[in-house]
RNA sequence: GAAUGAACGUUGGCGGCGUGGAUUAGGCGUGCAAGUCGAGCGAGAAGUCCAUGAAUGAUCCUUCGGGUGAAUGAUUGGAUGGACAGCGGCGAACGGCGUAGUAAUGGAUAGGUAACGUGCCCUCAGGUUGGGAAUAGCCACGGGAAACUGUGGGUAAUGCCCGAUAAUGUCUGCGGAGCAAAUGGUGCGAUUCCGCCUGAGGAGCGGCUUAUUUGGUAUUAGCUUGUUGGUGGGGUAACGGCCUACCAAGGCUUCGAUGCUUAGGGGGUGUGAGAGCAUGGCCCCCACGACCGGGACUGAGACACUGCCCGGACACCUACGGGUGGCUGCAGUCGAGAAUCUUCCGCAAUGGGCGCAAGCCCGACGGAGCGACGCCGCGUGCGGGACGAAGGCCCUUGGGUUGUAAACCGCUGUCAGAGGGGAUGAAAUCGUAGGAGGCUAUCCUCCUAUGUUGACAAAGCCUCAGAGGAAGCACGGGCUAAGUACGUGCCAGCAGCCGCGGUAAUACGUACUGUGCGAACGUUAUUCGGAAUCACUGGGCUUAAAGGGUGCGUAGGCGGCCGUUCAAGUCGGGUGUGAAAUCUCUCGGCUCAACCGAGGAAUUGCGCUCGAAACUAGACGGCUUGAGUAAGAUAGGGGUGUGUGGAACUUCCAGUGGAGCGGUGAAAUGUGUUGAUAUUGGAAGGAACGCCGGUAGCGAAAGCGACACACUGGGUCUCAACUGACGCUGAGGCACGAAAGCCAGGGUAGCGAACGGGAUUAGAUACCCCGGUAGUCCUGGCUGUAAACGUUGAGCACUAGACGGGAGGGACUUCGGUUCAUCCGGUCGCAGCGAAAGCACUAAGUGCUCCGCCUGGGGAGUAUGGUCGCAAGGCUGAAACUCAAAGGAAUUGACGGGGGCUCACACAAGCGGUGGAGCAUGUGGCUUAAUUCGAGGCAACGCGAAGAACCUUAUCCUGGAUUUGACAUGCAUGGAUUAACUCUGUGAAAGCAGAGCCACGCCUUCGGGUGGAACAUGCGCAGGUGCUGCAUGGCUGUCGUCAGCUCGUGUCGUGAGACGUCGCGUUAAGUCGCUUAACGAGCGCAACCCUUGUCCUUAGUUGCCAGCACGUAAUGGUGGGGACUCUAAGGAGACUGCCGGUGUUAAACCGGAGGAAGGUGGGGACGACGUCAAGUCAUCAUGGCCUUUAUGUCUAGGGCUGCACACGUGCUACAAUGCGGCGUACAAACGGAAGCAAAAUCGUGAGGUUAAGCAAAUCUGAAAAAGCGCCGCUCAGUUCGGAUUGCAGGUUGUAAUUUGCCUGCAUGAAGCUGGAAUUGCUAGUAAUCGCAGAUCAGCUAUACUGCGGUGAAUGUGUUCCUGAGCCUUGUACACACCGCCCGUCAAGCCACGAAAGCGGGGGGCGCCCAAAGUCGUU
Repeated sequence: GAAUGAACGUUGGCGGCGUGGAUUAGGCGUGCAAGUCGAGCGAGAAGUCCAUGAAUGAUCCUUCGGGUGAAUGAUUGGAUGGACAGCGGCGAACGGCGUAGUAAUGGAUAGGUAACGUGCCCUCAGGUUGGGAAUAGCCACGGGAAACUGUGGGUAAUGCCCGAUAAUGUCUGCGGAGCAAAUGGUGCGAUUCCGCCUGAGGAGCGGCUUAUUUGGUAUUAGCUUGUUGGUGGGGUAACGGCCUACCAAGGCUUCGAUGCUUAGGGGGUGUGAGAGCAUGGCCCCCACGACCGGGACUGAGACACUGCCCGGACACCUACGGGUGGCUGCAGUCGAGAAUCUUCCGCAAUGGGCGCAAGCCCGACGGAGCGACGCCGCGUGCGGGACGAAGGCCCUUGGGUUGUAAACCGCUGUCAGAGGGGAUGAAAUCGUAGGAGGCUAUCCUCCUAUGUUGACAAAGCCUCAGAGGAAGCACGGGCUAAGUACGUGCCAGCAGCCGCGGUAAUACGUACUGUGCGAACGUUAUUCGGAAUCACUGGGCUUAAAGGGUGCGUAGGCGGCCGUUCAAGUCGGGUGUGAAAUCUCUCGGCUCAACCGAGGAAUUGCGCUCGAAACUAGACGGCUUGAGUAAGAUAGGGGUGUGUGGAACUUCCAGUGGAGCGGUGAAAUGUGUUGAUAUUGGAAGGAACGCCGGUAGCGAAAGCGACACACUGGGUCUCAACUGACGCUGAGGCACGAAAGCCAGGGUAGCGAACGGGAUUAGAUACCCCGGUAGUCCUGGCUGUAAACGUUGAGCACUAGACGGGAGGGACUUCGGUUCAUCCGGUCGCAGCGAAAGCACUAAGUGCUCCGCCUGGGGAGUAUGGUCGCAAGGCUGAAACUCAAAGGAAUUGACGGGGGCUCACACAAGCGGUGGAGCAUGUGGCUUAAUUCGAGGCAACGCGAAGAACCUUAUCCUGGAUUUGACAUGCAUGGAUUAACUCUGUGAAAGCAGAGCCACGCCUUCGGGUGGAACAUGCGCAGGUGCUGCAUGGCUGUCGUCAGCUCGUGUCGUGAGACGUCGCGUUAAGUCGCUUAACGAGCGCAACCCUUGUCCUUAGUUGCCAGCACGUAAUGGUGGGGACUCUAAGGAGACUGCCGGUGUUAAACCGGAGGAAGGUGGGGACGACGUCAAGUCAUCAUGGCCUUUAUGUCUAGGGCUGCACACGUGCUACAAUGCGGCGUACAAACGGAAGCAAAAUCGUGAGGUUAAGCAAAUCUGAAAAAGCGCCGCUCAGUUCGGAUUGCAGGUUGUAAUUUGCCUGCAUGAAGCUGGAAUUGCUAGUAAUCGCAGAUCAGCUAUACUGCGGUGAAUGUGUUCCUGAGCCUUGUACACACCGCCCGUCAAGCCACGAAAGCGGGGGGCGCCCAAAGUCGUU
């Protein structure tokens, strides 16, 4: 995608044609579904007619006594009529329903029947005679509840029986024997019409039989005793073990018997390009079944759906004695089920039964009803209509979309609705009238006219009204056509597969919108397709699943060259059949279509027949090349047995000797003064065979290695004597088959599972060590498996080469060798193949033949069954369940307690620290009303914070206030004393309340109007250091100043990708050179920039002062000067430029010269592609969310400083290379106006007072310190160290209590160099010394950022630790080793098992009893 007898969900206008109990072959109430014939027979009800006329008695008459007698009409008789029931005939064996059983007693196709039957029908021939006895019905009497039934009497027939006749039929011994009927019916009338009997033939139908074919399973391999055959007999319509007696021992089977299991078969149907695969509903054909089982009867036909008998179950009736029933017919009902209809109408048509016929009967059939169950058709309106209404949705707020859609205007009239009329399905039969033909006929055929027959359906047509009554379903992440918003927040849910959902979901839910289909649309189930995913067409097996461990060989399959023949296969022609329907083509009928009809084709098959003879098969004859044999050579760890040998080892004996040996990473167990180890001599024992030895040899594989002998298998070469296709493969089968293991008996030196001990370890049932039993060895037997591997079955043939090895041979030869053909065994490589890796004459290439094996992973080579084994176990070998993968080859990364090369204060070599103490500071923790927040390995922790007493300061806390707001902007309204300013009250302040005072622009008719700011109110809005750094921008950290990261074109590869970027050198560097399927380029490196180091030029104040001059106690203090220093602008300089060596004539390196500086001179800025969802929403910006009398704003106080503790970073120390005191010398850089402040003065001091100068090369902070000189201290908790505390002060600031800094005096903790561990640094560096600045009122700064002073040691290495780069290798990792992954496990759940037992059902086989019945006998 197509399909279905479907079901379910949502929805649902009409019609046509089809179709509808698939499950319980479960049970059924009720009605109907098979009768008909009176022209076979007897009897004959009701009714009708005629006659009779009891009885009643109208009318009329009347003598009133009665008469008349209409009408009704009992009874009886006759005619007609034909019901109910019966005898008889035919039918009931068809039609209708179902698919339980059946794997062949079935079906299909093609045959056979000389081995058969046949009612009704057709044709032909012949016949149709004489008698008889019963029996239903009926009558009478009974039994029984009923169903039903008994006895007696009498009766008919086309019922039954007997006789006659008898062939063309039957039997036969060929002489013969024996067999029938309804002179019935109709009719005035029958040889003539309808029947009956016999025979022959036909048509149609049936019985039997043969061949081929028609599921699964070998975890079913043997089955069979009437079984297989024969003879006799029986039986049948008929052959036959169909049955029986006897005889023989057969028959079937790996081409699958037997068993088990499933199943009605076919035409066809679905799908598919086909081949196939699946299927068998409706319709047609065949078979089978009728509550379950068995049986026969009748009949032409049955072992019989609505017949009979028996047994059983079930149900019903009953008087309890006994009876009745069979929807798998049509309707209908219950049950079970996801699920399948009306207890309808009619015989009008078609068809069937009976009948001469009319006709009767028919739930067959024709129709209607119900169900969108399927297919098909139609409609639900058509045209116009906006720069586009409203509403909805989205929105960047501009708009977009729904959308010409609607409204509105105009029009039409399908379907449905109402009314009318009505074609057609109907032609016959039959009746009447007429006519024609068939020999006469009662019979048949035909024609004309007329009359008669519709259950049901109702087209088309006419009229009416009116857009009126008629649209939904699924989907929108990809596959797959179609997206937005909101809600939700790994929840709710979706899901065919992949997968969505954890706060921005095109995937859930809803809305809008879009897409698809449309009276339907989806879902589920099932089949085919795609699936070449069981591969016949049309697959594979080195590594993905898959070659049997190896050989021999049976069946089977396949098979060399030539000739003759045959015609089984094969091919061609003809012919029969292949039912119809279906499919298909053409034409036709319903308005079209679905549907239906006609004709053709097809039906790929099977049979018969004629022909061909290439190939295959068969038969016959030949050949030698395949195969084999012989002959002659020949290599070899091929096999078996027997014997021999040396080295080593262990043990024993003896000698020497004297303390350890042994063993390991290090040890210990062990062994040794009872003398080991070591060494020498001797003896014994068992096992294995060094060197040779080799991708060398042999063998089928397993495997085979000292030497000799014996026996023995195979191979190769040469030659061409012999056979003449004898061949290849090989299901089963048989044999061999490493190691371990098993049984029996030996043997045991070494080694050595198990075991013991010692170590290692967290443990160590291991690895290491000391011992040591089975075993290893031999003989005999078993086992039968291995990564039994080349992970590559065997054989044959073909297809470029090159180079080695082994074996024997030929030709040539200068005797060195060269060359040719064969066999075995290797390496590389072309074509080709392959997913690639790779293979490549030893194929994984190209072909042929045969065998074995595979079909996602796990479960599982498990369970079960079978079989083998002594056992262990082997062979064969599932399923439930579960997953969406498992796997192969290769690629790029990452990783490795892989390798190579290289680098870095990475280690090493050094110097100084941290970790111990006290204190400072940050963090954690604890505490708290609060201790605001962030940062968290390196890369958080003296970090944001370059400075928290208030402020800062935050949703920090406790309180107090405020609400358009502390801040921005817009709109509307108000309105002139509100605002501002001044003041008062209250209060901690904020705030609240109140008082006073005062305005502005423009116009003006001076009345006023209007406007802006401000204010008040209201509305939009402000505000948020609230959340999300995992929604973001920007900025930053880190790897890392590591040398890398890429691109274009090209080439290689199926591709991912590779090459370039690798290699060889070199460099700090992917720096450069060379080579090169690469050639170039970009971002990085370097350079350009700043600073510093040298020189030059220019300039010369505030800087400088050599020379000149003046002046001072002294000072560039002054005039002057530009030389110098310096300042700050511009230049120069360094480039491996030069020399030598090394190197590849390269890049470059090493050394040297010159130079202030030498190989990037030092330092800085500068940070590739990217990584860490790294950090920051609290710098800022920003999406979304949240908040809006609060999470905003204001304010007071407190907190951020809290202290059992832990960590990080620092300061100060522990002292003599020191400390203290006094004296004395030399910087750089930087700051200064709400500032720096000299000098003077006061104070011990912090500091105060006063104050010159300076917006600075001018004044000032400012004293540099270490250093140097002198003195003291003399190794001590000290003249070290300074914490802590007390008192007294100073200073900043509104404020110093929480909680500032400083000073003085006093006090004088810990600490004597720091465990494990850990950090910085390679030169002006470490170490050490001080100075300054930012922030800042002040300060907690010992921090941070800069500055200079003094100024080392060590290394020239890369083994290791850490990190990094390149190449390579392995990988089951890719979130990338902080990976992946294995086993166990609480509780719960799921699937499948086991289980003492308990209960129920089904099947097979054997045996026993046995009803009805058939046959026989009596």

The prediction has a mean pLDDT of 82. The RNA shown here (small-subunit ribosomal RNA) has 1418 nucleotides and comes from an uncultured prokaryote. The RNAcentral record of the sequence draws on ENA. Its Rfam family is "Bacterial small subunit ribosomal RNA".